[in-house]
Context: one part of a larger RNA
C1' cells in the first nucleotide's frame, strides 16, 4: 500500500448490487422444508338426475327404502418419486481431490431409436364389516373383497447357458451361422379411430462403478512396519475385476526417493497479493468427496447400507395409568448456550427449476422476492450564482491590526433528493369451456404535475517519518505514543480553545494475509 464472510470506538442522508455463527459437528419449542396418481384397483362419504316404493295430501308436492346414471371427495391396496433438490465440513494425507489414460472386468430407472410380442388361468390380502386388548403408541383373532398388487402355465423375434462351425483379433476375447435346453407380459382412457401403458431384445444419450500414472502440508525429538500379511491354487461373492471373503500351499510384500507412527487439513475451479516468480488462502457461487444425535446393520429399490425410511446398542430429551412409548433442525425460520461477531418464527409458486399425473392441476423454506445490519463495492445528494460597511461572535495581537472569510446576513436561481397528488410496467411462457383467465415482488421502479433551500456531515489528525500551528491549563504529575520519543514553569507532542490538514457517510483502531 492493497485485501478481508471481519470486529470495536465514534458518525450516519438515499439508491443499486452482493454479502451474513469463521465460536459449540453444542441442546432444541413452535411451524413448514416430499409428495403425487380416482385415465391402475375395490369400498367410503356427498350432491344432482332418474325409476320402483312407504307415509301424509283432493292435487300440486314432500318425505322414506332401493336400483340406475352423472359429478365431486377420498382413508386403504397399487404406481411412481422420495437416491434428486437443501444444508455441512465432523471426519479423511486417501485413487478422496485434480490431470492423463483404461475396462476385451461392468451397471444403468424416467429419455429417444430400432425389432418383436402383449395368451390362458389361479390363489390370496388391505380397505371394510363382527369380536377384543392396551392410559397411550398401537395390536390380535374370525369373516367378505379388486387390481397394472401376487402366482401358475402357453409362445420364443430375441436374450442367457451347453456343444459344433466361420471370420477377426491376439492375455482371457469379439462378431456371425446352426443344433439343443430354459426364459415374458397388464391393463387403462375412447362409439371408433386411436393413445397412454406393459413384456424381451438391440443401440444412444446422460448418469455412475471399478483400475493405472502423475501431483497433493508439517514433522526422523517417529526408522524400521506387515500375517489377510504378499503371492499362488481352489472355492464363495459382487454389476464387476481383485485377498473382497474363506480353505489350503509358499515366505513374501513396504521402507532414507523416508515405509510405519504422530501433528495438523476436505480437494478443486478459483480468491488475495505481487512486475512477475512466488506467498498466502479454498467465505459467497461452480465441480467432486463428506457426514446426518453417537456406534453398528441390513432392507427396499435401476439407484441408497438412505438427512425429515427400518432394526439393534449407546447417551440426552419428553410422555406415562409405572406395564411401556416417543423423539433426533449440520433443511427454512426461530429459541437457549458459546462468543468480539453475524439477520425474518415474513410473502408466493407470478417465473426458473423438480417430483407426480394424459391433462387441468397438486406439492415444491429448491427457486423468486421482500424485511434487518454502512458489513463490502459502486453510484448520488448535503445546492447553485451574486454579494464587503470586508457585519456580530470566537480566536490571536506587537493593541495598530490580523483571522475565521464570500463564509454568514441579503438578492436571484435550481429541484437530484424529499413530501403530497394523479397515472403506472417489463418480467407472461402458459392455462382455457375461445368469453376468457394468470405477477409474490408492488401501487414497487418509471413518468408527470406541484411545493419548498427545502429533509441530509463526520471522523482522524497537525514534533519529524507525514499533508496541517497558535493560545491557554498543567508542571518526570495527569497523561501520549506505530517507531524515535514527548511531559521535571515559556510544551508546535500531554488536555481544552481557536485556526488548519486529510479523507468523506463515513473515518479510525484492533486482527490476520501479501
Nucleotide at each position: 500500500g492493497g485485501a478481508u464472510g471481519a470486529a470495536c470506538g465514534c458518525u450516519g442522508g438515499c439508491g443499486g448490487c452482493g454479502u451474513g455463527u469463521c465460536u459449540a459437528a453444542g441442546g432444541c419449542a413452535u411451524g413448514c422444508a416430499a409428495g403425487u396418481c380416482g385415465u391402475a384397483c375395490g369400498g367410503a362419504g356427498a350432491a344432482u338426475u332418474u325409476a320402483u316404493u312407504u307415509c301424509c295430501g283432493c292435487a300440486a308436492g314432500g318425505u322414506u327404502a332401493u336400483g340406475a346414471a352423472u359429478u365431486c371427495u377420498u382413508a386403504g391396496u397399487g404406481g411412481c418419486a422420495a437416491a434428486c433438490g437443501g444444508g455441512u465440513g465432523a471426519g479423511u494425507a486417501a485413487c478422496a481431490c485434480a490431470u492423463u489414460g483404461g475396462u476385451a472386468a461392468c451397471c444403468u430407472a424416467c429419455c429417444c431409436c430400432a425389432a418383436a410380442g402383449u395368451u390362458c388361468a389361479g390363489a390370496a390380502u388391505a380397505a371394510c364389516g363382527u369380536u377384543c386388548c392396551g392410559a397411550a403408541a398401537g395390536g390380535a383373532a374370525c369373516g367378505c373383497u379388486a387390481a397394472u398388487a401376487c402366482u401358475g402355465g402357453a409362445u420364443g423375434u430375441g436374450g442367457u447357458c451347453a456343444c459344433c462351425g466361420a471370420u477377426c483379433a491376439a492375455a482371457u476375447g469379439a462378431u456371425c451361422g446352426g443344433u439343443g435346453a430354459g426364459u415374458a407380459a397388464a391393463g387403462c382412457c375412447g362409439a371408433a379411430a386411436g393413445g397412454c401403458g406393459c413384456u424381451u431384445u438391440g443401440g444412444g444419450a446422460g448418469g455412475g462403478a471399478c483400475c493405472u500414472a502423475u501431483g497433493u502440508u508439517c514433522u526422523a525429538u517417529c526408522a524400521g512396519c506387515u500375517a489377510g500379511u504378499u503371492g499362488g491354487u481352489g472355492a464363495g461373492g459382487u454389476a464387476a475385476c481383485g485377498g473382497c471373503u474363506c480353505a489350503c500351499c509358499a515366505a513374501g510384500g513396504c521402507u532414507a526417493c523416508g515405509a510405519c507412527g504422530g501433528a495438523u487439513a476436505c480437494c478443486g475451479g478459483g480468491u488475495g497479493u505481487g512486475a512477475g516468480a512466488g506467498c498466502a488462502u479454498g467465505a459467497c457461487c461452480c465441480g467432486g468427496c463428506u457426514c446426518a444425535c453417537u456406534g453398528g446393520g441390513a432392507c427396499u429399490g435401476a439407484g441408497a447400507c438412505a438427512c425429515u425410511g427400518c432394526c439393534c446398542a449407546g447417551a440426552c430429551a419428553c410422555c406415562u395409568a409405572c406395564g411401556g412409548g416417543u423423539g433426533g433442525c449440520u433443511g427454512c425460520a426461530g429459541u437457549c448456550a458459546a462468543g468480539a461477531a453475524u439477520a425474518u418464527u415474513c410473502c408466493c409458486c407470478a417465473a426458473u427449476g423438480g417430483a407426480c399425473g394424459a391433462a387441468a392441476g397438486u406439492c415444491u423454506g429448491a427457486g423468486g422476492g421482500a424485511g434487518c445490519g454502512a458489513c463490502g463495492c459502486c453510484g448520488c445528494g448535503u445546492g447553485c450564482a451574486g454579494g464587503a460597511u470586508g457585519a456580530a461572535g470566537g480566536g490571536c495581537u506587537u493593541c495598530g491590526g490580523c483571522u475565521u472569510g464570500u463564509a454568514a446576513a441579503c438578492u436571484g436561481c435550481u429541484u437530484u433528493u424529499c413530501c403530497u397528488u394523479g397515472g403506472g410496467a417489463c418480467g407472461a411462457a402458459g392455462c382455457u369451456u375461445c368469453g376468457g383467465c394468470u405477477g409474490a415482488c408492488g401501487g414497487u421502479a418509471c413518468c408527470a404535475a406541484g411545493g419548498g433551500a427545502a429533509u441530509a456531515a463526520g471522523a482522524g489528525g497537525u514534533u519529524g517519518c507525514u499533508a496541517a500551528c497558535u493560545c491557554u491549563g498543567u508542571g518526570c504529575c495527569a497523561g501520549c505514543a506505530g517507531c524515535a520519543g514527548c511531559g521535571g514553569u515559556a510544551a508546535u507532542a500531554c488536555a481544552g480553545a481557536g485556526a488548519c490538514c486529510u479523507c468523506a457517510a463515513g473515518c479510525g483502531u484492533u486482527a490476520u494475509c501479501c

Small-subunit ribosomal RNA, 5' domain from a bacterium, 514 nucleotides, folded computationally. It was read from a public genome assembly.